[in-house]
RNA sequence: UUUGGAGUAGGAUUCAAAGCGUAAAGUGCUGGUGGAACGGAAUGUGAACACCGGACAAAGGGGAUUUUCACCGCGGUUUUGUUUCCGCAUUCGCCACA
Repeated sequence: UUUGGAGUAGGAUUCAAAGCGUAAAGUGCUGGUGGAACGGAAUGUGAACACCGGACAAAGGGGAUUUUCACCGCGGUUUUGUUUCCGCAUUCGCCACA
């Protein structure tokens, strides 16, 4: 120097467990404000998440009991573990070969 390759944060998804709600919070959509992390490094790209609003919007049931308990359900529900897949661009660096 050529060719090939690896590596992150994280995202989606499967299953399980433990919770929360079912007296409607959460999820999803949307406006504003703030704004982390992001291969070993630099530049670029982009926007997780939090807070305050807005619109839309739901699946409860019977049992004991007498206002609380457990059970069966339900929720584009939360967390943790787990399965599979994905994991930006350029340059330098790294690994293999010549």
This is a predicted structure of a 98-nucleotide RNA (THF (Tetrahydrofolate) riboswitch aptamer) from Companilactobacillus versmoldensis DSM 14857 = KCTC 3814. Rfam family: THF (Tetrahydrofolate) riboswitch aptamer. Its family is annotated with tetrahydrofolate metabolic process in the Gene Ontology. Lineage of the source: Bacteria > Bacillati > Lactobacillales > Lactobacillaceae > Companilactobacillus versmoldensis.